This is a predicted structure of an 89-nucleotide RNA (c-di-GMP-I riboswitch aptamer) from Niallia nealsonii. The model forms 95% of the base pairs in the Rfam consensus. NCBI's taxonomy places the organism under Bacteria, Bacillati, Bacilli, Bacillaceae, Niallia.
[in-house]
RNA sequence: AAUACGAAAAGGCAAACUUAUUGAAAGGUAAGGACGCAAAGCCGUGGGUCUAAAGUUCCGUAGGGGAAUACGAUUGCCAGGUUGCCGAA
Repeated sequence: AAUACGAAAAGGCAAACUUAUUGAAAGGUAAGGACGCAAAGCCGUGGGUCUAAAGUUCCGUAGGGGAAUACGAUUGCCAGGUUGCCGAA
C1' cells in the first nucleotide's frame, strides 16, 4: 500500500408518520422526524415487486365496469457494476 474483515473513533444517511408540492397512479421532491443502515453513496444492467395514464381486449344500448400489459416506479427487494471514511483483532 492492497484485499478481506468490522472493535474503536470522527462523522454520514434517514424508515414509518406529519405538512407542502408534483404525478393518472405507483411513486418522487422539500421541511420536520428516526426504524434502522459499513456503503441505506451512485448506476435501472439481470431478476423480483408495485402502478396502469395511453393503447389493446371483454361485458354493457350507453354512462360505466372488468382483464392482461410498461415506454412508468422501486438502489432501504435481491444480485451485478462502480466510487469511497477509519484501521483494533